Overview
The RNA shown here (transfer RNA) has 77 nucleotides and comes from a Chloroflexota bacterium. NCBI's taxonomy places the organism under Bacteria, Bacillati, Chloroflexota. It was read from a public genome assembly. Its mean pLDDT, the model's own confidence on a scale to 100, is 81. Its Rfam family is "tRNA". From the family's description: Transfer RNA (tRNA) molecules are approximately 80 nucleotides in length. Their secondary structure includes four short double-helical elements and three loops (D, anti-codon, and T loops). Further hydrogen bonds mediate the characteristic L-shaped molecular structure. tRNAs have two regions of fundamental functional importance: the anti-codon, which is responsible for specific mRNA codon recognition, and the 3' end, to which the tRNAs corresponding amino acid is attached (by aminoacyl-tRNA synthetases). tRNAs cope with the degeneracy of the genetic code in two manners: having more than one tRNA (with a specific anti-codon) for a particular amino acid; and 'wobble' base-pairing, i.e. permitting non-standard base-pairing at the 3rd anti-codon position.
[in-house]
RNA sequence: GGCAGGGUAGCUCAGCUGGUAAGAGCGCACGACUCAUAAUCGUGAGGUCGAGAGUUCGAGUCUCUCCCCUGCUACCA
Repeated sequence: GGCAGGGUAGCUCAGCUGGUAAGAGCGCACGACUCAUAAUCGUGAGGUCGAGAGUUCGAGUCUCUCCCCUGCUACCA
C1' cells in the first nucleotide's frame, strides 16, 4: 500500500429488510434487606450512535471522504 471486519452508555456488546420514544448485561449512585459486609431486589443517573458531507419526508441503519482499532496479504530494507 491492498483486502476484510469493526468504532453505539465507564466496560462488553445488541439494534432484523431506513420510520415508534436509542437498548441489554456488568459497573456506578441511592434505597430495601442484614448486627455488618457480600449476595439479592428496587429506583435512578449516564449516549455529539468515530468526524464531516450527501441521498431521503425521515439515517445508528444507505452512499462518499477522512480518522482510529483488529486480522490477512504484498512491497522495500